[in-house]
RNA sequence: UCGCCCAAGGAGCGUUGCGACAACCGUCACGGUUGCCAGGCUUGGGCAGAUCGGCCCCCUGCUCCAGCGACGGGCCGGUGUUCCAACGGCGCUCACCCGAC
Numbered sequence: 001u002c003g004c005c006c007a008a009g010g011a012g013c014g015u016u017g018c019g020a021c022a023a024c025c026g027u028c029a030c031g032g033u034u035g036c037c038a039g040g041c042u043u044g045g046g047c048a049g050a051u052c053g054g055c056c057c058c059c060u061g062c063u064c065c066a067g068c069g070a071c072g073g074g075c076c077g078g079u080g081u082u083c084c085a086a087c088g089g090c091g092c093u094c095a096c097c098c099g100a101c
Stems, first nucleotide, its partner, number of pairs: 001050002003047007010094006018040001021035006039087001052077006061068002
């Protein structure tokens, strides 16, 4: 970094419908029709693998006697303090906060 899962970002109703997904069709890199559809975004945590870095083990081999050490394998990828989000079509309602009456 990618994939999946969980949580949080206050809640609900209506509506449109892009992406993704599903079905059907076609001239089948793709396109069309229909259906579904407004947490698909960000942050945190978890899971397995790949990659990267550090340390350790093994030893093919090299050097020439004591060092290096491929391939492979294992472990780790932190600690302390402080502070705390940004955003999510349109319309409506509620909650919460501030102000006015």

The RNA shown here (SAH (S-adenosyl-L-homocysteine) riboswitch aptamer) has 101 nucleotides and comes from Rhizobacter terrae. Of the family's consensus pairs, 100% are formed in the model. The RNAcentral record of the sequence draws on Rfam.